Predicted 3D model of a 525-nucleotide part of an RNA (large-subunit ribosomal RNA, domain I) from a Candidatus Woesearchaeota archaeon. It was read from a public genome assembly. Its Rfam family is "Archaeal large subunit ribosomal RNA". Its family is annotated with ribosome and structural constituent of ribosome in the Gene Ontology.
Context: one part of a larger RNA
RNA sequence: ACUGCUAGAUGGAUGACUAGGUUCGAAACGCCGACGAAGGACGUGACAAGCUACGAAAUGCCCUGGCGAGCUGAACGUAAGCGUUGAACCAGGGAUGUCCGAAUGAGACUUCUCAAUCAGGCCAGUCAUGGCCGGGGAACGCAGGGGAUAGAAGCGUCUUAGUACCUGCAGGAAAAAAAACCAAACGGGAUACCGUGAGUAAGAGCGACCGAAAGCGGCCCAGUUCAAACUGAAUCCGCUGUAGUAAUAUGGUGGAAAUGUAGUGUGGCGGACUUCCUUUUCCGCCGCAAUUCUGACUUAAAGUCUGCUGGAAUGCAGCACGACACAGGGUGAUAGUCCCGUAAAGGAAAGAAAAGCGGCUUUGGAAGCAUCCUGAGUACUGCUCCUCGGAAAUGGAGCGGGAAUCUGGGGGACAUUAACCUCCAAAACUAAACACGUUUCGAAACCGAUAGCAUACCAGUACCGUGAGGGAACGUUGAAAAGAACCCUUGACCGGGGGUUAAAAGAAUCUGAAAUCUAGCAGUU
Repeated sequence: ACUGCUAGAUGGAUGACUAGGUUCGAAACGCCGACGAAGGACGUGACAAGCUACGAAAUGCCCUGGCGAGCUGAACGUAAGCGUUGAACCAGGGAUGUCCGAAUGAGACUUCUCAAUCAGGCCAGUCAUGGCCGGGGAACGCAGGGGAUAGAAGCGUCUUAGUACCUGCAGGAAAAAAAACCAAACGGGAUACCGUGAGUAAGAGCGACCGAAAGCGGCCCAGUUCAAACUGAAUCCGCUGUAGUAAUAUGGUGGAAAUGUAGUGUGGCGGACUUCCUUUUCCGCCGCAAUUCUGACUUAAAGUCUGCUGGAAUGCAGCACGACACAGGGUGAUAGUCCCGUAAAGGAAAGAAAAGCGGCUUUGGAAGCAUCCUGAGUACUGCUCCUCGGAAAUGGAGCGGGAAUCUGGGGGACAUUAACCUCCAAAACUAAACACGUUUCGAAACCGAUAGCAUACCAGUACCGUGAGGGAACGUUGAAAAGAACCCUUGACCGGGGGUUAAAAGAAUCUGAAAUCUAGCAGUU
């Protein structure tokens, strides 16, 4: 030096585990904010650095309900206290809530200073004042803008794509919505969504590609209000009186309102109007409310019997018992009967829904058809663009032209004419069925610490970057700390006795592979 064996060291694979993820489901839930949010800063503890909680009333205060013996967060120590006169904890309600932050008295960005009740905008106004807005929110929604890379095997129309991205605004959903719609000679009857129709009709350098609708089947169902004609203050608001729980009715007073409050009326032939008959429906609002749901929590069966092994019985053997409960978890090994639960029942306050009952407001119809009304720079149309499957025939914009008035007007995938069918634009509102998942609950032929979220651990942390931004690693003693008294040794860490334990598993702590290193022994050289 090499080989082998033995004993170690190093290292942290593997196995087992799970406190965290991932996905799906919900007939769960869904907005917060000038009554100061979201998010932060700084404080608050007997000892307190960080986390959590809270706010100078500061690990908390008050009230109501629940619970029932302990408690003073994780955090297991010492001290000092609290609690059957009911603490801690749980649920509900309230109080307090520093500074920054829309941040809003002024100025800063020094989360501070100065001042003293103080932002700005919009609307209303009786000019006293009152109301509203502002910012945040994971994704989802609507709207205004709007690419490129790439494909077309090049590239310009085209496609990618009205996508990505930017901006505005809203809600728990949003948007859409009660036919100037479809259909086809039969008919349907608001909208959204799902399946089909269908990769069809159609579009397209008819290339690449793109691409509906009706209908049918589901889901869910809901319809209302103006403008005008006519009437003409019959109306509304502030302060009040009376009746009523209230909706509402009826007075007083001041204002609004003829530049029209209110009544009527709203569909395809209707309404106004005229005459006649008749009496309470639509929409809406108020009160009571069975019942249901949410819900801190409550009740909840039956072995801790005998023997054995063991540190420990839930194991093995024997004998019992419950079950509308043998889901699951815990307990010193594998427990229906030990504990928490589970099946099944019950439940305060508060909240939600609401059958039904009662009330308030409120008439409904027929005939007539002379007269009046029925949304204008609109419909329609020329040109130029955008968009669409929309091709003579989608929707929209700009510029130009520009109607009709019920004997009217739009549409019917061929301009135009006629007939026929169908609907009534140029005003407004509207629940449910559907999108998403910050959140809550549940589940799983999902992952099991180089996996699963980037994050099982004080993670968007440490660290990197001027910045936008990038972005880790780190889980496991034991049933129980019983976490090693005492002695020796040492500067200390180690170490040796001794002790605990089933076992040192000894905190660099379960298991403890390989590479690598050391010692001893044997062999070879």